[in-house]
RNA sequence: AUAAUCCUUCGGGGCAGGGCGAAAUUCCCUGACCGGUGGUUAUAGCCCACUAACCUGAAUUUUUCAGGCCGAAACGGUGAGAUCCCGUUGCCGACGGUAAAGUCCGGAUGGCAGAAGAUAUUC
Numbered sequence: 001a002u003a004a005u006c007c008u009u010c011g012g013g014g015c016a017g018g019g020c021g022a023a024a025u026u027c028c029c030u031g032a033c034c035g036g037u038g039g040u041u042a043u044a045g046c047c048c049a050c051u052a053a054c055c056u057g058a059a060u061u062u063u064u065c066a067g068g069c070c071g072a073a074a075c076g077g078u079g080a081g082a083u084c085c086c087g088u089u090g091c092c093g094a095c096g097g098u099a100a101a102g103u104c105c106g107g108a109u110g111g112c113a114g115a116a117g118a119u120a121u122u123c
Stems, first nucleotide, its partner, number of pairs: 003121001007117004015031005032103002034093002036050004045091002054068006073089005095106003
C1' cells in the first nucleotide's frame, strides 16, 4: 500500500406568538425552524442511488428473504468544470396516536444505509 474476513465503537434534526374551541405545538392567521447515508470534475433535503417507514408474498416466523412503494427546483452569477458554491425566489417531508402533525407522543434504550478503529493474513 492492496484485498478479504471477523470484532469493537459511532451512526437524525426541528415552533413561537395570536384566533376559534370543551379540547389543537395538528385547524386558521403571522412569522420561524430542520435536513440520515454513499456517489457525482466542485461542498446537494428537492441530480443519481441507498436506508428507514409503509404494502404484499414466502419460509423451519422473537426473525429472515423476495417483490412493490418511496416526496420536492427553477432563474441568475463565478468558474475549465456546479441542477452541489454565491444570490434570488420557490418546493418537499413514512406509519400509529391525538381536534386533521416534517417539528408533540409512540414503535425506538430498536434497526439500517454506512463511517471510523482494531486484529490477522497476503503481495